About this RNA: A computed fold for a 265-nucleotide RNA, annotated as Bacterial large signal recognition particle RNA. Rfam family: Bacterial large signal recognition particle RNA. It is annotated as a non-coding RNA gene. Of the family's consensus pairs, 89% are formed in the model.
[in-house]
RNA sequence: CUGCACUAGUCGGGGAGCCAGCGGUGCCCUGUAACCUGCAAUCCGCUACAGCAGGGACGAAUUCCCAUCAUAGGACAUGCUCUGUGUCGAUUGGCCCCGGUAAGCAGCGUUGAAGAUCCGGUCUCGCGCAACGGGAACCCGUGAACCAUGUCAGGCGGGGAACCGAGCAGCAUUAAGCGGGACCCCCCGUGUGCCGUGAGGGCGCCGGGUCCGAGCCGGCUGCCGGGGUACGGAUGUAGCGCAUGCUUCAACGGUGGGUGUGCAG
Numbered sequence: 001c002u003g004c005a006c007u008a009g010u011c012g013g014g015g016a017g018c019c020a021g022c023g024g025u026g027c028c029c030u031g032u033a034a035c036c037u038g039c040a041a042u043c044c045g046c047u048a049c050a051g052c053a054g055g056g057a058c059g060a061a062u063u064c065c066c067a068u069c070a071u072a073g074g075a076c077a078u079g080c081u082c083u084g085u086g087u088c089g090a091u092u093g094g095c096c097c098c099g100g101u102a103a104g105c106a107g108c109g110u111u112g113a114a115g116a117u118c119c120g121g122u123c124u125c126g127c128g129c130a131a132c133g134g135g136a137a138c139c140c141g142u143g144a145a146c147c148a149u150g151u152c153a154g155g156c157g158g159g160g161a162a163c164c165g166a167g168c169a170g171c172a173u174u175a176a177g178c179g180g181g182a183c184c185c186c187c188c189g190u191g192u193g194c195c196g197u198g199a200g201g202g203c204g205c206c207g208g209g210u211c212c213g214a215g216c217c218g219g220c221u222g223c224c225g226g227g228g229u230a231c232g233g234a235u236g237u238a239g240c241g242c243a244u245g246c247u248u249c250a251a252c253g254g255u256g257g258g259u260g261u262g263c264a265g
Stems, first nucleotide, its partner, number of pairs: 001265006009058003012030004020047005035055005064258006073249003076245005082239007091232001093231001094229008103221003107216002115211008123200006129193002131190005138181005148173004156165003
């Protein structure tokens, strides 16, 4: 060095999570030439030789082991955008409200502002008038088996008779009552009145007169001050996304190194 047989080892790896820790099941990334069966998230198996049990294949190397490079992906940190949410109100901000001012605009004002003063109205009470409502009165109609009136047929009672008496029905009239009706007259009342009149009251508002003679008002803008809101803003927090990192782990891949025994030639 070659051949045969074996052994260590390998038959995927990694990240986050879980866990005292390790591995697995589940999630994600990567990758394939990458065995099979059973177990397992209110888990499963194990203990630094850190999945267990059973079976199979490859096997000392393109496949095993170590270091390193590089880079997908994850983690972590920071920053930014956006969204939600808690708190705040400092802000020449936005929006809303209030007070003041009167520079500008608008409005009113010499056909007279503001002020002063006078009169009247508005307010209260009394009376009147009117309106409306009610009642009474008045008019019309109706209205009584008997207990209303008049007249009372017939009939009844009395009488010798003349005649007398009571009286039902009918007829007429009427009381209370009922119904209707206009005006006028009388009484009472009122959520009534562009009403009248007398008295009172008041100075707010409205109308007018007189004096005086130039302002008044505060709608909009401006300025000053106060309050509110929380859109912008500040601050904390959660999440999606993006970016950054001499941060961390690191698949696939690259590079370098390492790896046993027996027999035969």